[in-house]
Context: one part of a larger RNA
RNA sequence: GGCACGCAGUGGAUGCCUAGGCGGCAGGAGGCGAAGAAGGGCGUGGCAAGCUGCGAUAAGCCCGGGGGAGCUGCAAGCGAGCGUUGAUCCCGGGAUUCCCGAAUGGGGCAACCUGGGUAGCCGUUGAGGCUACUCGCCCGCAAGGGUGCGAACCGGGGGAAGUGAAACAUCUCAGUACCCCGAGGAAAAGAAAUCAAACGAGAUUCCCUGAGUAGAGGCGAUCGAAAGGGGAGGAGCCUAAACCGGCGUGUAAUUUACACGUCGGGGUCGUGGGACAAGUCCGGGCGUAAGCCGGGGAGUUACAAAUCCUUACUCUAGCCGAAUGGUCUGGGAAGGCCAGCCAUAGAGGGUGACAGCCCCGUAGGCGAAAGGGUAAGGACUCCCUGGGACUUGCUCCCGAGUACCGCGGGACACGAGGAAUCCCGUGGGAAUCUGGGGGGACCACCCUCCAAGGCUAAAUACUCCCUGCCGACCGAUAGCGCAACCAGUACCGUGAGGGAAAGGUGAAAAGCACCCCGGAAGGGGAGUGAAAGAGACCUGAAACUGCGUGCCU
Numbered sequence: 001g002g003c004a005c006g007c008a009g010u011g012g013a014u015g016c017c018u019a020g021g022c023g024g025c026a027g028g029a030g031g032c033g034a035a036g037a038a039g040g041g042c043g044u045g046g047c048a049a050g051c052u053g054c055g056a057u058a059a060g061c062c063c064g065g066g067g068g069a070g071c072u073g074c075a076a077g078c079g080a081g082c083g084u085u086g087a088u089c090c091c092g093g094g095a096u097u098c099c100c101g102a103a104u105g106g107g108g109c110a111a112c113c114u115g116g117g118u119a120g121c122c123g124u125u126g127a128g129g130c131u132a133c134u135c136g137c138c139c140g141c142a143a144g145g146g147u148g149c150g151a152a153c154c155g156g157g158g159g160a161a162g163u164g165a166a167a168c169a170u171c172u173c174a175g176u177a178c179c180c181c182g183a184g185g186a187a188a189a190g191a192a193a194u195c196a197a198a199c200g201a202g203a204u205u206c207c208c209u210g211a212g213u214a215g216a217g218g219c220g221a222u223c224g225a226a227a228g229g230g231g232a233g234g235a236g237c238c239u240a241a242a243c244c245g246g247c248g249u250g251u252a253a254u255u256u257a258c259a260c261g262u263c264g265g266g267g268u269c270g271u272g273g274g275a276c277a278a279g280u281c282c283g284g285g286c287g288u289a290a291g292c293c294g295g296g297g298a299g300u301u302a303c304a305a306a307u308c309c310u311u312a313c314u315c316u317a318g319c320c321g322a323a324u325g326g327u328c329u330g331g332g333a334a335g336g337c338c339a340g341c342c343a344u345a346g347a348g349g350g351u352g353a354c355a356g357c358c359c360c361g362u363a364g365g366c367g368a369a370a371g372g373g374u375a376a377g378g379a380c381u382c383c384c385u386g387g388g389a390c391u392u393g394c395u396c397c398c399g400a401g402u403a404c405c406g407c408g409g410g411a412c413a414c415g416a417g418g419a420a421u422c423c424c425g426u427g428g429g430a431a432u433c434u435g436g437g438g439g440g441a442c443c444a445c446c447c448u449c450c451a452a453g454g455c456u457a458a459a460u461a462c463u464c465c466c467u468g469c470c471g472a473c474c475g476a477u478a479g480c481g482c483a484a485c486c487a488g489u490a491c492c493g494u495g496a497g498g499g500a501a502a503g504g505u506g507a508a509a510a511g512c513a514c515c516c517c518g519g520a521a522g523g524g525g526a527g528u529g530a531a532a533g534a535g536a537c538c539u540g541a542a543a544c545u546g547c548g549u550g551c552c553u
Stems, first nucleotide, its partner, number of pairs: 001552009015538001016504002020474002022471007029463002031149002039100003042055003046078002050074002061094006070082003105114003115135008136147004153184001154182005164171001168218001194201002205232005215223002236455003239399001243265010270433001272398004276393007284293003294385006307379010318366003324339005340357002342346001348360003404428008414440001435450005491498002511537001514525004
């Protein structure tokens, strides 16, 4: 020096555990904000650095309800107190709520600086200072509203590239990612100028199918319908115009007429509808009439709109809730043995090892002064009952820079194609029922539907958040991208930004009084404990280090 074994050390693998994560199901909630949010800064405790709570009334104040013996958060200690005259705690309502932040009197390098007005106050006076309210911008006559934040879902305005095509340009990726605007608990769409096919259907949305079909396509890569059928759900409405009337303005000259504006009536459709005119029919009672009574219908998600009351259910605290003893082992019984009991409860968790009957619970049942939600009924509101139905037709109306056409683009599964349909730009530019659109160029016949105004629940999408439950999900290098632990922290970076490590004594601190060595750290006794080789910690592998022994050199 090597090898082997043993004993120690170092180290923190492994096993076990879980306070944290992950995924899902069901229900709820789906917003907060100028009455100042989200998020922060700074304060606030007897001693108080951090976290949490709170805000100068500052780990809190007031009221109501629950609860019932302890309490003054994490978090010990000292000190000082509170509580059966009901504290702490939990729920509901209220008060307070500094400064910054949309931040909003002005400014500003956020948490700071500095003004005006009104009212009040301190300062004897004066200089000066304090308190409350108020003063941003946009819309609106005003009242009032808006502004900012928020995970995904939704509508709209913009809009890539890597990639695929085995290169690449049309094409694809993809109207995706991303940016911006806007809204709601959903959004959007929606009551046929739709489809269909010679039969018919009857708003929209979503699912299954049709179907990887028809088709599109450097006919490459790829893209990719619709009708129809089956389901979920189910709802239909209001206007513009013609015509009538009121009011205002203008033109003439007051009545009157015309034009425009506005308000009310009327009217809303495709077997065309409506206006107007004529005719026929129906139309409770009283009253000359205005109207009253009576009768009928509807309603707050659209079709007009607001509020209140009652009841029921429910959410936001809670409450009741069955049944076991002995003995053995052991530090400890829930384990073994013996003998019982409950069960609408043998889900689960805890308790010194494995508990239906020890504790919390579980099945089942009960509960709200206050606030919220839902439903029903009532109050209430609106409509009809002097209006409606039908027939006839010379007349009038039926959404205009619109439809449509040329050119240039875009969207449609459809890449300009035979390219209909829809939308935008640009230039032209109709008709009113003897009218107009569509049926995939176009024309005819036929069929079908009424554009150029608007509203509309449900079935559908999503989960920042709350509650309950579940898992052939993870178990500390795993599980959220990081964070089980005071983590978006420490730390790095001028900055945008990057971004950790770190869980476990024990049943209980019983956390080693006292003695010895040592300056201390640490160690040896003693003591606690089942265990101290559980002592700041479970277990404690290996690399690595040391000591001892044996063998080889």
The part of an RNA shown here (large-subunit ribosomal RNA, domain I) has 553 nucleotides and comes from Thermosipho atlanticus DSM 15807. The full RNA is in RNAcentral, with records from ENA and SILVA. It matches the Rfam family "Bacterial large subunit ribosomal RNA". The coordinates come from a structure-prediction model, not an experiment, and the mean pLDDT is 83.